[in-house]
Context: one part of a larger RNA
RNA sequence: GAACGAACGCUGGCGGCAGGCUUAACACAUGCAAGUCGAGCGCCCCGCAAGGGGAGCGGCAGACGGGUGAGUAACGCGUGGGAAUCUACCUAGCUCUACGGAAUAACCCAGGGAAACUUGGACUAAUACCGUAUACGUCCGAGAGGAGAAAGAUUUAUCGGAGUUAGAUGAGCCCGCGUUGGAUUAGCUAGUUGGUGGGGUAAUGGCCUACCAAGGCGACGAUCCAUAGCUGGUCUGAGAGGAUGAUCAGCCACACUGGGACUGAGACACGGCCCAGACUCCUACGGGAGGCAGCAGUGGGGAAUAUUGGACAAUGGGCGAAAGCCUGAUCCAGCCAUGCCGCGUGAGUGAUGAAGGCCCUAGGGUUGUAAAGCUCUUUCACCGGUGAAGAUAAUGACGGUAACCGGAGAAGAAGCCCCGGCUAACUUCGUGCCAGCAGCCGCGGUAAUACGAAGGGGGCUAGCGUUGUUC
Numbered sequence: 001g002a003a004c005g006a007a008c009g010c011u012g013g014c015g016g017c018a019g020g021c022u023u024a025a026c027a028c029a030u031g032c033a034a035g036u037c038g039a040g041c042g043c044c045c046c047g048c049a050a051g052g053g054g055a056g057c058g059g060c061a062g063a064c065g066g067g068u069g070a071g072u073a074a075c076g077c078g079u080g081g082g083a084a085u086c087u088a089c090c091u092a093g094c095u096c097u098a099c100g101g102a103a104u105a106a107c108c109c110a111g112g113g114a115a116a117c118u119u120g121g122a123c124u125a126a127u128a129c130c131g132u133a134u135a136c137g138u139c140c141g142a143g144a145g146g147a148g149a150a151a152g153a154u155u156u157a158u159c160g161g162a163g164u165u166a167g168a169u170g171a172g173c174c175c176g177c178g179u180u181g182g183a184u185u186a187g188c189u190a191g192u193u194g195g196u197g198g199g200g201u202a203a204u205g206g207c208c209u210a211c212c213a214a215g216g217c218g219a220c221g222a223u224c225c226a227u228a229g230c231u232g233g234u235c236u237g238a239g240a241g242g243a244u245g246a247u248c249a250g251c252c253a254c255a256c257u258g259g260g261a262c263u264g265a266g267a268c269a270c271g272g273c274c275c276a277g278a279c280u281c282c283u284a285c286g287g288g289a290g291g292c293a294g295c296a297g298u299g300g301g302g303a304a305u306a307u308u309g310g311a312c313a314a315u316g317g318g319c320g321a322a323a324g325c326c327u328g329a330u331c332c333a334g335c336c337a338u339g340c341c342g343c344g345u346g347a348g349u350g351a352u353g354a355a356g357g358c359c360c361u362a363g364g365g366u367u368g369u370a371a372a373g374c375u376c377u378u379u380c381a382c383c384g385g386u387g388a389a390g391a392u393a394a395u396g397a398c399g400g401u402a403a404c405c406g407g408a409g410a411a412g413a414a415g416c417c418c419c420g421g422c423u424a425a426c427u428u429c430g431u432g433c434c435a436g437c438a439g440c441c442g443c444g445g446u447a448a449u450a451c452g453a454a455g456g457g458g459g460c461u462a463g464c465g466u467u468g469u470u471c
Stems, first nucleotide, its partner, number of pairs: 001471004006467005013343006019336002021301001026299003030296003035060003040057002043054004067254003076179007085171002090167008098132004108121005138147003152159002180226003187217003192214008229251004233244004256277005279290004307333001309332003315329001316327004346376004356367004380412001382407005390398001415460005420441003426455005436443002
């Protein structure tokens, strides 16, 4: 000098754009954040009907979106390759969609329980479940041969269903190279290293298991310890480099702590399930309920970080044939000089160089064209009116916003730091090694340009200084 997710002190007019718990991955009151489909199904309620509402069975979605960085020094990430894989919805091609069956929730009845909830009996439907048939292509098999499917709805044209092939998209796996510090960590390793058989997986593989062999890694730093999410980037620098990883974007990991699987195309699943633990809450003491590192918000910690706001109008997502419903994603608004950028706080004229202040050699000098006065202007703010684009035929939260027109009046709008040298800027008074200053050198013990005040001056300016951190 530059920079910052900054904080603190003094000060503070407006707008645009951005940013806003860096600390306790501490604990959380309350509300909302994931639903949807009656064109899959049976029932119940309201209604004359049309229609509307309700829970349940069933389907799809809840694996996305959103948050956080605890863990992780690792194929986690970055980059470049690879082969032994899967992929709902979507696109394209081929083929099929036949015949049957048994249940069960809801509802009803009878119970248990404080509650959460739950037991028994009887009834019923389906695109829920099961069987048979068939098999273009598919799978197993050397072959012969064997195995495996479906679902209908509304109504006259659609939406579906099953098998399979290819694509697209997404994902899993393997490898080369790169990726912090410590040797005051030198040896580490028993599923360990390899093989064979088997199991397991969508798939390769000690991934797992039995047996066999005795290997594998290491000063080119293994192991251990400490620290840390990684990257595109960001800051700085002429560059090389150094530091860093907020916001935005990609990947990873996590979801009270630890473990586990279920469902599913996909999870070992933030707002799903089970078990254990800590904590909080309810309880009739028998037993139950919960998980903000979603958006707001509260307590706590801290130098420090915002509203318990509006809307689905746009963009996007889920469901639905659609109308539509849901969406704290998102778009907006609110708060904060936190930053960057822009604008304003007036312009011209005005010398008896007014008054006042300060200094003085008492003559004067300076503040100073500064003020007053005179002549103007009206940006921004204020008042009144018109009033968008963003949206398509319709639909606008923002918002009566932006912008435009008119009106009044210089009116409502300047501070902060410094003035010994470095370093731009000097005098007087007070103080008297005191009170104090200070980044370094150093000032202050009676004339202090260095402390405090005043006058004057310098710098920056809605900011200015200080502190912290990086280069």
Predicted 3D model of a 471-nucleotide part of an RNA (small-subunit ribosomal RNA, 5' domain) from Ollibium composti.
The source organism's lineage runs through Bacteria, Pseudomonadati, Alphaproteobacteria, Phyllobacteriaceae and Ollibium.
Its mean pLDDT, the model's own confidence on a scale to 100, is 88.
Rfam family: Bacterial small subunit ribosomal RNA.